RNA sequence: UCGAAUGAUGAGAACCCUAGAGACUGCAUAUAUGCAGAGCCGAAGAAGCAAGAUUUUUAGGAAAGUCUACUAAAAAUUGAAACUAUCAGGCAAAAGGAAGGUUAUUUGACGAUACUUUGGAGAGAACGUGAAAAACGUCGCCUACGAGGAUACAACCAACUGGCAAAAGGACAGAGGA
Numbered sequence: 001u002c003g004a005a006u007g008a009u010g011a012g013a014a015c016c017c018u019a020g021a022g023a024c025u026g027c028a029u030a031u032a033u034g035c036a037g038a039g040c041c042g043a044a045g046a047a048g049c050a051a052g053a054u055u056u057u058u059a060g061g062a063a064a065g066u067c068u069a070c071u072a073a074a075a076a077u078u079g080a081a082a083c084u085a086u087c088a089g090g091c092a093a094a095a096g097g098a099a100g101g102u103u104a105u106u107u108g109a110c111g112a113u114a115c116u117u118u119g120g121a122g123a124g125a126a127c128g129u130g131a132a133a134a135a136c137g138u139c140g141c142c143u144a145c146g147a148g149g150a151u152a153c154a155a156c157c158a159a160c161u162g163g164c165a166a167a168a169g170g171a172c173a174g175a176g177g178a
Stems, first nucleotide, its partner, number of pairs: 001112003010106002013103004024037005039091003045087002047084002052078009115176005124139001126138004140164003146160001148157002
C1' cells in the first nucleotide's frame, strides 16, 4: 500500500489436469506377482540441513563495588522449502502423483506485496572475431526472473526475452521490535 465476516488463514471430500526415470537381466510362476542382480527418477508420505531463536561454559565487560545488559568463542536443543536422495515410493499402459483449477462443507481473523537477511535447481569456461569470462556472428542446450498457451496467480506445454565455470540472477521457502 492492497485484499479480507458479501469470510482472511487452515482442514478434509469429490471431480478435472499433472513431469521424471530400463516393457532391463536371471530364476520361479498364471500376464499380475515373488526372489536375486546391478542401473536410474523425485512431485505421495516421512527424514536432513541455513539464517535465526533458546540454554550452558569460558574470556572480556558499562551506568555502579558484586552482578547484569552487551561482545567473542565452544557445545547442546530447536529450526523451512519445489533444495538433498537417507527410508519409503516409482521407472510401457493402468494405478498412484506435489502444485494448479472447479464445486460445496467446516474453521473463524488475518493474508499478500514492498524492504532487510538466510537457504535455493537446470544447461557449452563451445566455435570464429576479440585484450576479455564483454559484444557481434554460428551451431547446440536449460528454464524456477519476465512475457505466451490459459479460462490457472500452476512446478504442465512451448522457448520470445533471459540463462549455460564462479560471482550475479533465481520461482519458492524460513526469519525480521522494543

The RNA shown here (glycine-GGAnGA riboswitch aptamer) has 178 nucleotides. It was read from a public genome assembly, where an Rfam model found it. Its Rfam family is "glycine-GGAnGA riboswitch aptamer". Its Rfam clan is "Glycine riboswitch clan". Its family is annotated with glycine biosynthetic process in the Gene Ontology. The literature on the family includes a 2017 paper in Proc Natl Acad Sci U S A by Weinberg et al., "Bioinformatic analysis of riboswitch structures uncovers variant classes with altered ligand specificity". Rfam describes the family as follows. glycine-GGAnGA riboswitch is a variant of glycine riboswitch that have in common a U69A change. This riboswitch is associate with genes that encode either saccharopine dehydrogenase or amino acid transporters and other genes with not predicted function.